[in-house]
RNA sequence: CGCGCGUGACAGGGGCGUCCGGGGCCACCCGGGCUGAGAAGCACCCUUUGAACCUGAACCAGAUCAUGCUGGCGGAGGGAGUCGCGAAUGCCUUGCC
Numbered sequence: 001c002g003c004g005c006g007u008g009a010c011a012g013g014g015g016c017g018u019c020c021g022g023g024g025c026c027a028c029c030c031g032g033g034c035u036g037a038g039a040a041g042c043a044c045c046c047u048u049u050g051a052a053c054c055u056g057a058a059c060c061a062g063a064u065c066a067u068g069c070u071g072g073c074g075g076a077g078g079g080a081g082u083c084g085c086g087a088a089u090g091c092c093u094u095g096c097c
Base pairs, nucleotide, nucleotide: 001090002089005086006085007084008083009082010081011047012046013045014044016041017034018033019032020031021030022029023028053078054077055076059072060071061070062069
């Protein structure tokens, strides 16, 4: 100095479904169940090393009380960064033997 890896600060990006009971004119609110990191929490996740998340999608197959619940879709397309720190590896230079 380079590649790859981890991590911190600040800044930024993102999702919040489904079922049951109650309240409510609607919008929605309260409590509980399921999955999950997270189902409105200064929480959780993700930041180009990008499947966090969005489009496709009121998609397809399988499950479920139900639901992106699981898989496909997906070597498809998009998508939000700067500065440090650390360990390890390779290369170059210098000194000694």